[in-house]
This is a predicted structure of a 71-nucleotide RNA (transfer RNA) from Candidatus Daviesbacteria bacterium GW2011_GWA1_41_61. The source organism's lineage runs through Bacteria, Bacteria candidate phyla and Candidatus Daviesiibacteriota. Its Rfam family is "tRNA". Rfam classes the family as a transfer RNA. The coordinates come from a structure-prediction model, not an experiment, and the mean pLDDT is 84.
RNA sequence: GCGGGAUUGGUUCAGUGGCAGAACGCUACCUUCCCAAGGUAGAAAUGCGAGUUCGAUUCUCGUAUCCCGCU
Numbered sequence: 001g002c003g004g005g006a007u008u009g010g011u012u013c014a015g016u017g018g019c020a021g022a023a024c025g026c027u028a029c030c031u032u033c034c035c036a037a038g039g040u041a042g043a044a045a046u047g048c049g050a051g052u053u054c055g056a057u058u059c060u061c062g063u064a065u066c067c068c069g070c071u
Base pairs, nucleotide, nucleotide: 001070002069003068004067005066006065007064010024011023012022013021018054026042027041028040029039030038047063048062049061050060051059
């Protein structure tokens, strides 16, 4: 330098154009003499910038970081 893949709550991952989800974690409350376990509720995310579209995590382009391969 070229090609391919990945990027979604704090973490690990789903989500094939129409309300953004799960597990673990976090906070509050209940339960308990206390802790743990359990129960209820809550907060919290689409790497960034453009484009297409009535509507984009999803499609297109650019860009950043990481991984793999080639040279």